Molecule: transfer RNA
Organism: Deltaproteobacteria bacterium
RNA sequence: GGGCGGUUAACUCAGCGGUUAGAGUGCCAUCCUCACACGGUGGAAGCCGGAGGUUCAAAUCCUCUACCGCCCA
Numbered sequence: 001g002g003g004c005g006g007u008u009a010a011c012u013c014a015g016c017g018g019u020u021a022g023a024g025u026g027c028c029a030u031c032c033u034c035a036c037a038c039g040g041u042g043g044a045a046g047c048c049g050g051a052g053g054u055u056c057a058a059a060u061c062c063u064c065u066a067c068c069g070c071c072c073a
Base pairs, nucleotide, nucleotide: 001072002071003070004069005068006067007066010025011024012023013022018056027043028042029041030040031039049065050064051063052062053061
C1' cells in the first nucleotide's frame, strides 16, 4: 500500500429500511433466608465509533474517515 471482517448498555452479543433498539451476565431495589448464596419480581443504564449522502422513513443502504483483528504485498 491492497483485500476482508468488526465497532450497538459496564461486559459478551442479537438486531434482513418501518411501533419509542433488545437478550444474557453484571448493577440497584424488593421478596425469600437467622444471615449469605441460589431463586422470584421490578428497575436504571444506548440516541448504535465520527461526518456526509440516498429515502416518506437509516443501527440497517452508499461515500469518506477513526480505531481493532486477519490475510496479501